Transfer RNA from Spinacia oleracea, 71 nucleotides, folded computationally.
The sequence is in RNAcentral, with records from Rfam.
RNA sequence: AGCCUAUUAGCUCAAAUGGUAGAGCAAUGUGUCAUGGUACAUAGAUGUAGGUUCGAGUCCUACAUAGGCUA
Numbered sequence: 001a002g003c004c005u006a007u008u009a010g011c012u013c014a015a016a017u018g019g020u021a022g023a024g025c026a027a028u029g030u031g032u033c034a035u036g037g038u039a040c041a042u043a044g045a046u047g048u049a050g051g052u053u054c055g056a057g058u059c060c061u062a063c064a065u066a067g068g069c070u071a
Stems, first nucleotide, its partner, number of pairs: 001070007010025004019054001027042006047063005
């Protein structure tokens, strides 16, 4: 310098062919309780900036970060 992969909730990960953004753990509240649990409820996210589209986590471009490959 070129190329490939990844970036979604506090953490680990999902999300068919572009059509309601979810799970587990963690957090908060309430009930119960043998105080270690358990049940229910709540809050919380698409790396950044643009583009395409009626509609983008998904497609296109640039950039950033991390990992890898080639020279």

NCBI's taxonomy places the organism under Eukaryota, Viridiplantae, Spermatophyta, Chenopodioideae, Spinacia.